[in-house]
Context: one part of a larger RNA
RNA sequence: UUGGGCGUAAAGAGGGAGCAGGCGGCAACUAGGGUCUGCGGUAAAAGACCGAAGCUAAACUUCGGUAAGCCGUAGAAACCGAGGAGCUAGAGUGCAGUAGAGGAUCGUGGAAUUCCAUGUGUAGCGGUGAAAUGCGUAGAUAUAUGGAGGAACACCAGUGGCGAAGGCGACGAUCUGGGCUGCAACAGACGCUCAGUCCCGAAAGCGUGGGGAGCAAAUAGGAUUAGAUACCCUAGUAGUCCACGCCGUAAACGAUGAGUAGUAAGUGUUGGGGGUCAGACCUCAGUGCUGCAGUUAACGCAAUAAGUACUCCGCCUGAGUAGUACGUUCGCAAGAAUGAAACUC
Numbered sequence: 001u002u003g004g005g006c007g008u009a010a011a012g013a014g015g016g017a018g019c020a021g022g023c024g025g026c027a028a029c030u031a032g033g034g035u036c037u038g039c040g041g042u043a044a045a046a047g048a049c050c051g052a053a054g055c056u057a058a059a060c061u062u063c064g065g066u067a068a069g070c071c072g073u074a075g076a077a078a079c080c081g082a083g084g085a086g087c088u089a090g091a092g093u094g095c096a097g098u099a100g101a102g103g104a105u106c107g108u109g110g111a112a113u114u115c116c117a118u119g120u121g122u123a124g125c126g127g128u129g130a131a132a133u134g135c136g137u138a139g140a141u142a143u144a145u146g147g148a149g150g151a152a153c154a155c156c157a158g159u160g161g162c163g164a165a166g167g168c169g170a171c172g173a174u175c176u177g178g179g180c181u182g183c184a185a186c187a188g189a190c191g192c193u194c195a196g197u198c199c200c201g202a203a204a205g206c207g208u209g210g211g212g213a214g215c216a217a218a219u220a221g222g223a224u225u226a227g228a229u230a231c232c233c234u235a236g237u238a239g240u241c242c243a244c245g246c247c248g249u250a251a252a253c254g255a256u257g258a259g260u261a262g263u264a265a266g267u268g269u270u271g272g273g274g275g276u277c278a279g280a281c282c283u284c285a286g287u288g289c290u291g292c293a294g295u296u297a298a299c300g301c302a303a304u305a306a307g308u309a310c311u312c313c314g315c316c317u318g319a320g321u322a323g324u325a326c327g328u329u330c331g332c333a334a335g336a337a338u339g340a341a342a343c344u345c
């Protein structure tokens, strides 16, 4: 609850596609459903409201008037809706260019760690605040050569780029999505949003089968300490990696839903176009900083708005109880989604 809000106070769904629904460009025509106007009917009386009157006043009573609504009828044609026929500024197609860690698959490479083999070589190495556990005379650490294997890709690297979000970073090939710019050939409102629905969705976790170098929950040992189920050290298993299938959550953040329009300036930067001998400069699309008006409780935001407006969706309504209980749906499970109340303040 006919109200006010959602960057930080409660509140934008993690992201997208999209049916129903809501909303929707320019100009003319037609009928007249909504809409508006006139007239008629109905709307019982009482009551209500307005104006009078009567009881000394009031209560009370009486008189007059008044309402949408519905039905009929006659009209109006601006707006909303409908119909057929048009337009090109929105949206789209085409053509010509263009940048990119966008996605998937296959292959290749070098540095480093670890391990194995061999050579050289000898007593330490490692680790810390200091140590110890640990490794090492069965030859370690160090060094050299060769080999194995897995994972990640230094420099380039940039408030740089791409993607709807999650996210994406060595190199090459194949397949493939989207964007931007220019032209204005085609087409002609085909648009925006979106309950339900469907799809995507970091990390961790789960199932089956592989793989396993490094790192490392758990675990063991050594220290520290009053204790030390920690911080530090030595080891180390799940996991981290791959394939397929689940899970569906995050401070999934810009803590800021999407779309459209218009609204001072200045200064970087990325990708196009115009311009020029080269520039300056102009312009479109992104990405940053500063800043006026405006806004805000303040902080701040400020053409990438939190300003000015409109459309559609989601969400909030004191704190705790509690994202709990119950029920339901989903899931192999973990759990997820939906989501209270008593009571207390």
Base pairs, nucleotide, nucleotide: 004316005315006314007299008298012313014200015199016198017197021193022192023191025087026086029083030082033080034079035076036075037074038073039072040071041070042069048066049065050064051063052062053061054060090190092186093185094183095182096181097180098179102176103175104174105173106172107171108170109153114148115147116146117145118144119143120142124135125134161168162167205246206245207244208243209242210241214240215239219235220234221233222232257312258311259310260309261308265290266289267288268287269286270285271284272283273282274281294301295300318345319344320343327338328337329336330335